[in-house]
RNA sequence: GGUCCCGUAGCUCAACUGGUAGAGCACCUGGCUCAUAACCAGACGGUUGCAAGUUCGAUUCUUGCCGGGGCCA
Numbered sequence: 001g002g003u004c005c006c007g008u009a010g011c012u013c014a015a016c017u018g019g020u021a022g023a024g025c026a027c028c029u030g031g032c033u034c035a036u037a038a039c040c041a042g043a044c045g046g047u048u049g050c051a052a053g054u055u056c057g058a059u060u061c062u063u064g065c066c067g068g069g070g071c072c073a
Stems, first nucleotide, its partner, number of pairs: 001072007010025004019056001028042004049065005
């Protein structure tokens, strides 16, 4: 330099042919216990990497850029 894949909650990951984003764990609160852990319940948490385009509507499709990884040279 070329090419492919990935980027979504603090972490690990979902989200069907484009239809308005969810789970587990962690943290917080309460219950249980003499107490802690475990367990149970609840709550909180998002500019879907950035920018633009297409569309009534974009996590999803297209383009550029940024970051990470694989392969080729």
RNAcentral holds the sequence, with entries from ENA. Predicted 3D model of a 73-nucleotide RNA (transfer RNA) from a Bacteroidota bacterium. It matches the Rfam family "tRNA". Gene Ontology term of the family: triplet codon-amino acid adaptor activity. Taxonomically the source falls in Bacteroidota (Bacteria, Pseudomonadati).